[in-house]
Context: one part of a larger RNA
RNA sequence: GAGUGAACGCUGGCGGCAUGCCUAACACAUGCAAGUCGAACGAGCUUUGGCCGUUUAUCGUCAGAGCUAGUGGCAAACGGGUGAGUAAUACGUGGACAAUCUUCCCUCGAGCGGGGGAUAACUCCGGGAAACCGGAGCUAAUACCGCGUGAGACCACGUCCUGGCAUCAGGAUGAGGUUAAAGCUCCGCAAGGGGCGCUUGAGGAGGGGUUCACGGCCUAUCAGCUAGUUGGCGGGGUUAAAGCCCACCAAGGCUACGACGGGUAACCGGUCUGAAAGGACGACCGGUCACAAUGGCACUGAGACACGGGCCAUACUCCUACGGGAGGCAGCAGUGGGGAAUUUUGCGCAAUGGGGGAAACCCUGACGCAGCGAUGCCGCGUGGAGGACGAAGGUCUUCGGAUUGUAAACUCCUUUUGUCGGUGAAAAAUACCCAUGUGAAUAACAUGGAAUGAUUGUAGCCGGCGAAUAAGCCACGGCUAACUUCGUGCCAGCAGCCGCGGUAAGACGAAGGUGGCGAGCGUUACUC
Numbered sequence: 001g002a003g004u005g006a007a008c009g010c011u012g013g014c015g016g017c018a019u020g021c022c023u024a025a026c027a028c029a030u031g032c033a034a035g036u037c038g039a040a041c042g043a044g045c046u047u048u049g050g051c052c053g054u055u056u057a058u059c060g061u062c063a064g065a066g067c068u069a070g071u072g073g074c075a076a077a078c079g080g081g082u083g084a085g086u087a088a089u090a091c092g093u094g095g096a097c098a099a100u101c102u103u104c105c106c107u108c109g110a111g112c113g114g115g116g117g118a119u120a121a122c123u124c125c126g127g128g129a130a131a132c133c134g135g136a137g138c139u140a141a142u143a144c145c146g147c148g149u150g151a152g153a154c155c156a157c158g159u160c161c162u163g164g165c166a167u168c169a170g171g172a173u174g175a176g177g178u179u180a181a182a183g184c185u186c187c188g189c190a191a192g193g194g195g196c197g198c199u200u201g202a203g204g205a206g207g208g209g210u211u212c213a214c215g216g217c218c219u220a221u222c223a224g225c226u227a228g229u230u231g232g233c234g235g236g237g238u239u240a241a242a243g244c245c246c247a248c249c250a251a252g253g254c255u256a257c258g259a260c261g262g263g264u265a266a267c268c269g270g271u272c273u274g275a276a277a278g279g280a281c282g283a284c285c286g287g288u289c290a291c292a293a294u295g296g297c298a299c300u301g302a303g304a305c306a307c308g309g310g311c312c313a314u315a316c317u318c319c320u321a322c323g324g325g326a327g328g329c330a331g332c333a334g335u336g337g338g339g340a341a342u343u344u345u346g347c348g349c350a351a352u353g354g355g356g357g358a359a360a361c362c363c364u365g366a367c368g369c370a371g372c373g374a375u376g377c378c379g380c381g382u383g384g385a386g387g388a389c390g391a392a393g394g395u396c397u398u399c400g401g402a403u404u405g406u407a408a409a410c411u412c413c414u415u416u417u418g419u420c421g422g423u424g425a426a427a428a429a430u431a432c433c434c435a436u437g438u439g440a441a442u443a444a445c446a447u448g449g450a451a452u453g454a455u456u457g458u459a460g461c462c463g464g465c466g467a468a469u470a471a472g473c474c475a476c477g478g479c480u481a482a483c484u485u486c487g488u489g490c491c492a493g494c495a496g497c498c499g500c501g502g503u504a505a506g507a508c509g510a511a512g513g514u515g516g517c518g519a520g521c522g523u524u525a526c527u528c
Base pairs, nucleotide, nucleotide: 001528002527003526004525006524007523008522009521010520013380014379015378016377017376018375019373020372021338026336027335028334030333031332032331035074036073037072040071041070043068044067045066046065047064048063049062050061051060053059081291082290083289091215092214093213094212095211096210097209100208101207102206105204106203107202108201109200110199111198113147115145116144122137123136124135125134126133127132152179153178154177155176157174158173159172160171161170162169163168183196184195185194186193187192217263218262219261224254225253226252229251230250231249232248234246235245236244266288267287268286269285270281271280272279273278293314294313295312296311297310316327317326318325319324344370346369347368348367352366353364354363355362356361383413384412385411386410393404394403395402396401418465419464420463421462422461423460427455433449434448435447436446437445438444472517473516474515475514476513477498478497479496483512484511485510486509487508493500494499
């Protein structure tokens, strides 16, 4: 000098854009943060209209609309948070998989036949303070289970061809074995057709998994470490190679190019600094990893060993009828605590994105906005021009004057900002609906119309008013731009270094003046 997620002191007008628990991965009251589908299913409730019957009732029946506790499907593994652990099962860069998986999506094929038994909901009974649980009975499905078919896929075998990188890989063909499925809705009188699904293959895209090489901290006052250890054979296990696990066999494997141990630490794109080399850092934003009170475990699933799922143990908190139960903010707000220190228990799904749904739509503390903080960066303002007999006051004085100083007053002007009044956007176009065109089409597409804004009566613009509403902080001995007077008297004090202060202190304190920066200025801390 530059920088900061800063803090502290004094001061403080406005706007835009950013940014805001670095400490206790401490504990958490309260609300919200993951649902959706009735076009998968039975049932219940509400309601509209019609009809007939009568026993006029809260009835029955037909057609329709709405709602939803449950079964079922998809989602909940994303998105959001945090950085505790981790020095390598991580990350970065570049490879490999002849050792691999993949829901939804896209492309191309083949198929969707015929049956069965249950179970929640519901009803009844019972237990419990509650959480909740048990028994009996009834019922549906795109829930569950056999059977049929097998293009294909998989398994082992035979023949042939091609290729490679050792195990081998790919293709053709023969015969054998194993293995599927589900319906719903729209148009139609129907036949039939469309849409969304379902099953099974091949390919793609995107997403994972495994593995190899290299790279990036400190410590030798850590020098030897290692028995599943290193390798083999066989088996188990996994989507998948492998001591990943197991039985047996061998005695290996790593290490001064630093093993093993200890300390510290999430990693990177990047950020800061520097002429660069380098050094330091890894807030915000983006990628990866890890974690979800602490430790362990599996289940479901395409995907988890699963933040707002489950089980067990531990600590803590809460409820209890003492028998037993409930909970997990490192989601968004917010509270206590810790700390030098870090915000609102706000608005909205209008936009972007995500989940579900045929759609309408629903959900979304992601996100979009608003609020608070000079925390940072940037911009604007606190007026402009004129104005000397150089007023008054202050300060200094050699008492002549000098300085504050065109500064003020005063005159003219302007109105950014402010305040009042008016006007008033863009962000919105999709989807949906209507019309038209193309089209076989009510599909898809195109054009036009209509509708939709939290922010917000916001930004902007116009007009009225009036210099009106708006300047401080630090320094002035040298380094270092800026000087005098008074007070004090090695005292009180200053200080980054040198050093000032013991009676004329340009260094302490005050005043006047001056210098620097300016809605900031200084100090402290840290980095280069």
The prediction has a mean pLDDT of 83.
The part of an RNA shown here (small-subunit ribosomal RNA, 5' domain) has 528 nucleotides and comes from a metagenome.
Rfam family: Bacterial small subunit ribosomal RNA.
The RNAcentral record of the full RNA draws on SILVA.